[in-house]
Model confidence (mean pLDDT): 81 of 100. Predicted 3D model of an 85-nucleotide RNA (transfer RNA) from Clostridiaceae bacterium DTU059.

This record gives sequence, structure tokens and C1' cells, in this order.
RNA sequence: GCUCGUGUGGUGGAAUCGGCAGACACAACGGACUUAAAAUCCGUCGGACUAACCCUCCGUGCCAGUUCGAGUCUGGCCACGAGCA
Repeated sequence: GCUCGUGUGGUGGAAUCGGCAGACACAACGGACUUAAAAUCCGUCGGACUAACCCUCCGUGCCAGUUCGAGUCUGGCCACGAGCA
């Protein structure tokens, strides 16, 4: 340099044909149980806004494009991995 693959919450990892993003598990936090803990059970668990909650909006490596609608399709770029030279 060329070709191919991968990139999604704190972690692993889902999302059928383009149609509710984050299922499920782990971790973390709060609570119940316990003399106390572990285990078990219940709840919460991306960001902005807010004193807080709700609502609303944003969020799939980055920037554009196509589309009513993109994690998914197209182009460019970045990072990592594999192969070839």
C1' cells in the first nucleotide's frame, strides 16, 4: 500500500425485511431477610433539562448521504484485528 472483518450503557452481548435502541446476564446502588454477613428476593441502573420527579429532547466509533423512518443501506474518515504484498 491492497483486501476483508469488527466498533452498541460500567462489562459481556441482543435487536427477524430498515419500524419502541440497549433484551438477557454480570457489575454497581437502594431496600427486604439476618444478631451481623453471605446466599436469596424486590427495585433502580446512558446523557441533557430539573432542587427532585414527570414530561420532552438527545444517544449505536466520527462526519455526511439515501429514506416517512438507519444500529442495520451508501460514501469518506478513525481505531483495533486478520490476510496479501
The sequence was found in a public genome assembly. It matches the Rfam family "tRNA". From the family's description: Transfer RNA (tRNA) molecules are approximately 80 nucleotides in length. Rfam classes the family as a transfer RNA.